Predicted 3D model of a 326-nucleotide part of an RNA (large-subunit ribosomal RNA, domain IV) from a metagenome. It matches the Rfam family "Bacterial large subunit ribosomal RNA". The RNAcentral record of the full RNA draws on SILVA.
[in-house]
Context: one part of a larger RNA
RNA sequence: CUAUGUUGAAGGAACUCGGCAAAAUACCUCCGUAAGUUCGCGAGAAGGCCCCGGUUUCUACGAAAGUAUUGACUGGGGGCACAAACUAGGGGGUGGCGACUGUUUACUAAAAACACAGGGCUCUGCGAAGUCGCAAGACGACGUAUAGGGUCUGACGCCUGCCCGGUGCUGGAAGGUUAAAGGGAGGGGUGCAAGCUCUGAACUGAAGCCCCAGUAAACGGCGGCCGUAACCAUAACGGUCCUAAGGUAGCGAAAUUCCUUGUCGGGUAAGUUCCGACCUGCACGAAUGGCGUAACGACUUCCCCGCUGUCUCCAACAUAGACUCA
Numbered sequence: 001c002u003a004u005g006u007u008g009a010a011g012g013a014a015c016u017c018g019g020c021a022a023a024a025u026a027c028c029u030c031c032g033u034a035a036g037u038u039c040g041c042g043a044g045a046a047g048g049c050c051c052c053g054g055u056u057u058c059u060a061c062g063a064a065a066g067u068a069u070u071g072a073c074u075g076g077g078g079g080c081a082c083a084a085a086c087u088a089g090g091g092g093g094u095g096g097c098g099a100c101u102g103u104u105u106a107c108u109a110a111a112a113a114c115a116c117a118g119g120g121c122u123c124u125g126c127g128a129a130g131u132c133g134c135a136a137g138a139c140g141a142c143g144u145a146u147a148g149g150g151u152c153u154g155a156c157g158c159c160u161g162c163c164c165g166g167u168g169c170u171g172g173a174a175g176g177u178u179a180a181a182g183g184g185a186g187g188g189g190u191g192c193a194a195g196c197u198c199u200g201a202a203c204u205g206a207a208g209c210c211c212c213a214g215u216a217a218a219c220g221g222c223g224g225c226c227g228u229a230a231c232c233a234u235a236a237c238g239g240u241c242c243u244a245a246g247g248u249a250g251c252g253a254a255a256u257u258c259c260u261u262g263u264c265g266g267g268u269a270a271g272u273u274c275c276g277a278c279c280u281g282c283a284c285g286a287a288u289g290g291c292g293u294a295a296c297g298a299c300u301u302c303c304c305c306g307c308u309g310u311c312u313c314c315a316a317c318a319u320a321g322a323c324u325c326a
Stems, first nucleotide, its partner, number of pairs: 001321008010312002014310001019307001030048002036041001038155001050077007059068003078082001090305004095300002097297002102114002118153007130139003156292004161222003166219002168215005175210003181204002186199005223241005250284001251281001262278005
């Protein structure tokens, strides 16, 4: 010096991206326990704790003395140590995300990702659809629409707006286009001819496409400019252009905000983070779900109490190694 431990004056997160690491808490019984809540929970919430006496108080019994109980104040006692070793939760508050238990990158990621119960759309009438296979055949299923497949969303609560122009899907006894095929007017070659052979217009002719509708919990999309109110400012209002339709409810500097450390308020002596608002949303927005939400989380942000060698600022000790000498 390194590793692993033990201890530490005063301070107590000043350390640091961040309390990382360490310290602290810890069992049983009893007392006591908030907001919120889906009434289950939250909850082991939090908090209290060796023993004895005095004064006073509450309640019950009693005629009283008093006995038992409850609370408040106060004095004292023994030990180093009163859950005496070992073992053995730190706690509280506020946001975000995901409802939850679960699953995952075997060997750098455990999560807000996946799954999930629940919800929707769609296909499938059974020799089902779908899948594997050239086929036979098999799964689906010894099932039968309360079933099976595909796809999206993701408990629960309140909800889920407008657009079918494009793409997709579904439907459409008309019409247009159209392959093979049918058809055969007409024409060419050859031959004396019968014929053989080549070519060939009209017309008939499926699906598809064109066309006409429907459909967005299908893929997706959801405007601009100008003016206007008796201070100013703003614009309920008006005009105009474009569109298939111009973003509704709710939320909003957000896991989304560039400008930006936006502005105001709170917390701090001081806060690019955090919380509450505002709305000027570069570029939220409704099952690619929107907004809330008790409980839950080795998730994540911020704050507080306790605690500490994380730090101010390092020191000593134990063990092992390194190192020096033999």